[in-house]
Context: one part of a larger RNA
Molecule: small-subunit ribosomal RNA, central domain
Organism: Metrosideros polymorpha var. glaberrima
RNA sequence: UUGGGUGUAAAACGUAUGUAGGUAGCUUUUAAGCUUGCUGUCAAAUCCCUGGGCUCAACCCCGGAUAGGCGGUGGAAACUAUCAAGCUAGAGUACGGUAGGGGCAAAGGGAAUUUCCGGUGGAGCAGUGAAAUGCGUAGAGACCAGAAAGAACACCAACGGCGAAAGCACUCUGUUGGGCCGACACUGACACUGAGAGGUGAAAGCUAGGGGAGCGAAUGGGAUUAGAUACCCUAGUAGUACUAGUUGUAAACAAUGGAUACUAGGCACCGUGCGUAUUGACCCGUGCAGUGUUGUAGCUAACGCGUUAAGUAUCUCACCUGGGGAGUACGUUCGCAAGAAUGAAACUC
Numbered sequence: 001u002u003g004g005g006u007g008u009a010a011a012a013c014g015u016a017u018g019u020a021g022g023u024a025g026c027u028u029u030u031a032a033g034c035u036u037g038c039u040g041u042c043a044a045a046u047c048c049c050u051g052g053g054c055u056c057a058a059c060c061c062c063g064g065a066u067a068g069g070c071g072g073u074g075g076a077a078a079c080u081a082u083c084a085a086g087c088u089a090g091a092g093u094a095c096g097g098u099a100g101g102g103g104c105a106a107a108g109g110g111a112a113u114u115u116c117c118g119g120u121g122g123a124g125c126a127g128u129g130a131a132a133u134g135c136g137u138a139g140a141g142a143c144c145a146g147a148a149a150g151a152a153c154a155c156c157a158a159c160g161g162c163g164a165a166a167g168c169a170c171u172c173u174g175u176u177g178g179g180c181c182g183a184c185a186c187u188g189a190c191a192c193u194g195a196g197a198g199g200u201g202a203a204a205g206c207u208a209g210g211g212g213a214g215c216g217a218a219u220g221g222g223a224u225u226a227g228a229u230a231c232c233c234u235a236g237u238a239g240u241a242c243u244a245g246u247u248g249u250a251a252a253c254a255a256u257g258g259a260u261a262c263u264a265g266g267c268a269c270c271g272u273g274c275g276u277a278u279u280g281a282c283c284c285g286u287g288c289a290g291u292g293u294u295g296u297a298g299c300u301a302a303c304g305c306g307u308u309a310a311g312u313a314u315c316u317c318a319c320c321u322g323g324g325g326a327g328u329a330c331g332u333u334c335g336c337a338a339g340a341a342u343g344a345a346a347c348u349c
Stems, first nucleotide, its partner, number of pairs: 003321004007303002014200002017197001021193003025087004030081001032080002035075008048064002051061003090190001091187003095182004102176004107171002109153001113149004118144003124135002161168002205246005214240002219235004257316006265294005271288005298305002322349003331342004
C1' cells in the first nucleotide's frame, strides 16, 4: 500500500466557513472510453490439432486453428465522458407568519454579603467530632436607622428552549445572525464533502490598565497524627469580575465526522399548519421540523444501537495497525513565557 476497521478493544480533527481536488438531479446531442460485425497485417521455422512418411520413436511432410497486438470500415447508445439547449423533484431568493437564556451595546432593579457612621445594650462571639488560633470592656456579637462597594441573579425552571461548537437565564431598550412553518411567485443543478488556509474556541495561565464585596491556589497560625508539607478551623496573596491583547488546550463526550436516500410501531414534550369542535381557551385527528423514551426487523464480541441507527446503501474528509519506551528525544513552525503543533528510533516484553 491492499484489506479490515474507528460508541466502550488502537482509531472521528473541539467546532464550523471555504480554495484546490474528489463526487454529483432529469430530457435531448456526439460517440472518446466501453461493446459488436466484417476486414488488412503480425515472413518462414517453432508451439497446438487432424492426417501421412521413415519397421516404431525422435525426426520429417501436407493441411488447419484459437487467443492476442496494431490498423481500416460499419453498427449499438445502457453506463462514464462530451457539446450546447431545455426542465423542476435538489439548492437558493422573494412573500406571509412564528418560537427562542442565539450574539453585541446601553440603561435600570431588588434580595443577600462585607465594610463604614450613628443609636440601644453590656459579655461574650465565632468555630469544631472535641478544641484552639481568631474577634471582644479601647464596648464585640445581637437589634434599629443611614451610607458605600463589588460580584451573582432565588422563585418561574422542566424529561423545556436557542446556538456550529465552546456556550447562553434579573428586567427593559436599541441593533444584529440563524432556524422552523405556510403558500407556492422567481432563479434553474447554482449541490455535497473538503487536503492546505483563514475564523471561532470552557477553565487555568501570561501582558498592560483600572477594580477588588464574597470566595480563595500559594502562605502564616491553630488542631489532628507516630509524622500531616493533607483532610478540619482561623486569617489570607495571586486569581476569580471589567477593558484591550495573548494562549489554543479539556473525559472540548453522545467517548458516535459531514451529506443524501430507504427500512415496524407505541408513548411524551417543544414550534408551526390543516381538519373537526366551541361563545372562547381547550380536547380529538393529521402534516412538517425538533427533543426524549420504549421497542420490531437488522446489526453487534457482548453491552447495547434501533427512522435522531451502531440497520441497508452511495459520496467525501480525518484517523488506526501489539504493549512499553513516548506524545518522549531531535529538527522545524508558532508563542512574551508557560508551552502548543508536527513527531521518531535504539532497547525491551